[in-house]
RNA sequence: ACGAUGGGCCCGCUGAGUCGUGCUCGCACGAGCCGGGGAACCAAGCACAACUGGGGUGAAUCCACGAGGCGCUCCGCCUCGAGGUAGGGCGAUCUUCCCGCCCGAAUCCGUCAGCUAACCCGGUAGGCGGUUUCGGAAGGAGCA
Numbered sequence: 001a002c003g004a005u006g007g008g009c010c011c012g013c014u015g016a017g018u019c020g021u022g023c024u025c026g027c028a029c030g031a032g033c034c035g036g037g038g039a040a041c042c043a044a045g046c047a048c049a050a051c052u053g054g055g056g057u058g059a060a061u062c063c064a065c066g067a068g069g070c071g072c073u074c075c076g077c078c079u080c081g082a083g084g085u086a087g088g089g090c091g092a093u094c095u096u097c098c099c100g101c102c103c104g105a106a107u108c109c110g111u112c113a114g115c116u117a118a119c120c121c122g123g124u125a126g127g128c129g130g131u132u133u134c135g136g137a138a139g140g141a142g143c144a
Base pairs, nucleotide, nucleotide: 010130011129012128013127014126018031019030020029021028022027023026032124033123034122035121036120037119042114053112054109055108056107057106062084063083065081066080067079068078069077070076071075087103088102089101090100091099094139095138096137097136098135
């Protein structure tokens, strides 16, 4: 000098997941934010083989293709792989446009829930990035 790893502080991203007080120091109580249940009115109600009840959180739905498996009349379901897509996020004040880069999962309830005032019940996590990093244009706000 360079590289790697660990810790602390700080800045930032996703997300509701932040802040305050107390205390027996990992819990309790609040504020804020988030989610669920729950009248009237409204909606729904009948018919549509078999099959796979239904519902919630979330942007995370849907399509067809390849491989494997399950049931096996029809055909449907599950897993993996690559592709697209409804939809969603980021580019360091805000909005819009352009451009660029990404996500498009997972999980919970347990046969049960439309909306829903009063009322009732919960959550307040997890995971990441970072020091020349920080794209362009227009407009506005704020500050000096």